This is a predicted structure of a 73-nucleotide RNA (transfer RNA) from Stylophora pistillata.

[in-house]
RNA sequence: GGCUUGUUAGCUCAGUCGGUAGAGCACUCCACUGGCAUCGCAGAGGUCAUGGGUUCGAAACCCGAACAGGCCU
Repeated sequence: GGCUUGUUAGCUCAGUCGGUAGAGCACUCCACUGGCAUCGCAGAGGUCAUGGGUUCGAAACCCGAACAGGCCU
């Protein structure tokens, strides 16, 4: 230098055919207990890493740049 995969909640990751985003763990509250832990209910937490484009509508499709992994040279 070329190709390829990935970037979504604090962490690990889903999200099929484009219709406005979820799980587990962690955190907070409640319940339970003599108390703690486990379990249970509820809640908070998101410019979907980034700049544009297409579209009535983009996490998803297209282009660019950044970073990381892999392969080739």
Background
The RNAcentral record of the sequence draws on Ensembl Metazoa and Rfam. It matches the Rfam family "tRNA". Rfam describes the family as follows. Transfer RNA (tRNA) molecules are approximately 80 nucleotides in length.